[in-house]
RNA sequence: GGCUCCAUAGCUCAGUGGUUAGAGCGGUGGUCUACAAUACCAGAGGUCACAAGUUCGAUUCUCGUUGGAGCCU
Numbered sequence: 001g002g003c004u005c006c007a008u009a010g011c012u013c014a015g016u017g018g019u020u021a022g023a024g025c026g027g028u029g030g031u032c033u034a035c036a037a038u039a040c041c042a043g044a045g046g047u048c049a050c051a052a053g054u055u056c057g058a059u060u061c062u063c064g065u066u067g068g069a070g071c072c073u
Stems, first nucleotide, its partner, number of pairs: 001072007010025004018056001028042004049065002052062002
């Protein structure tokens, strides 16, 4: 330098052109306990990396940028 893949909650990851974007773990509060752990309950936490385009409508499709991983030279 070329090619492919990935970027969604603090972490690991689902999701899919439409009506409220989700799970597990974690963290917070509560119940319980002498205290803690376990268990149970509640609620918080997201510009779906950034920007443009297509579309009535984009987290999803297209292009570009940035970052990461891999392959080739």